Predicted 3D model of an 80-nucleotide RNA (Fluoride riboswitch aptamer (crcB RNA motif)) from Rhizobium sp. AC44/96. Taxonomically the source falls in Rhizobium (Bacteria, Pseudomonadota, Alphaproteobacteria, Hyphomicrobiales). The coordinates come from a structure-prediction model, not an experiment, and the mean pLDDT is 76. The sequence is in RNAcentral, with records from Rfam.

RNA sequence: AAUGCACACGGUAAUGGAUUCUGCCGGACCAAUAAUGGUCGAACCGCUUCCCCGACGAAGCUGAUGACUCCUACUCAACG
Numbered sequence: 001a002a003u004g005c006a007c008a009c010g011g012u013a014a015u016g017g018a019u020u021c022u023g024c025c026g027g028a029c030c031a032a033u034a035a036u037g038g039u040c041g042a043a044c045c046g047c048u049u050c051c052c053c054g055a056c057g058a059a060g061c062u063g064a065u066g067a068c069u070c071c072u073a074c075u076c077a078a079c080g
Base pairs, nucleotide, nucleotide: 009026010025011024012023013022016071017070018069020067021066027040028039029038030037031036046061047060048059049058050057
C1' cells in the first nucleotide's frame, strides 16, 4: 500500500413516519488549525405482455413494509 474479515457508524432496499430484524453500498477530490462544508461516485429507482438483435416505444397490473408491528394519508363497507 492492497485485499479480506469483524465491530461501530452513515446511506440505501418502486409513495410518508417509528421500533426491531435482514440484504446491499460506504470511496475520491477540494477548502479549513479543527469542527465541518462543498462536488463527484457506489448501493437504490416494481411487475406482466407486445414490438424489437438490443435499446427505444406501447398497453396493462400490484403495493404507503425489504420483513414484522404500529401510526398517518387515501379508498370501500357496516354501525352510531